[in-house]
Molecule: transfer RNA
Organism: Methanolobus zinderi
RNA sequence: GGGCCGGUAGCUUAGCCAGGAAGAGCGACGGACUCUUAAUCCGUAGGCCAGGGGUUCAAAUCCCUUCCGGCUCG
Numbered sequence: 001g002g003g004c005c006g007g008u009a010g011c012u013u014a015g016c017c018a019g020g021a022a023g024a025g026c027g028a029c030g031g032a033c034u035c036u037u038a039a040u041c042c043g044u045a046g047g048c049c050a051g052g053g054g055u056u057c058a059a060a061u062c063c064c065u066u067c068c069g070g071c072u073c074g
Base pairs, nucleotide, nucleotide: 001073002072003071004070005069006068007067010026011025012024013023020057028044029043030042031041032040050066051065052064053063054062
């Protein structure tokens, strides 16, 4: 340098193919229970979906490009 895969909440990730309201688990916070803690149960907050541009009534999703990480070819 070429090819392929990935980047979504603090962490691990689903959703992308086939556009139509961003979800889950763990963690955090509050509460219940408990002598207290842990466990368990209930609730709450937390995401401008890696950056930019384009298409569209509408983009995490489609197209172009850049950056970052991994694998691979030479």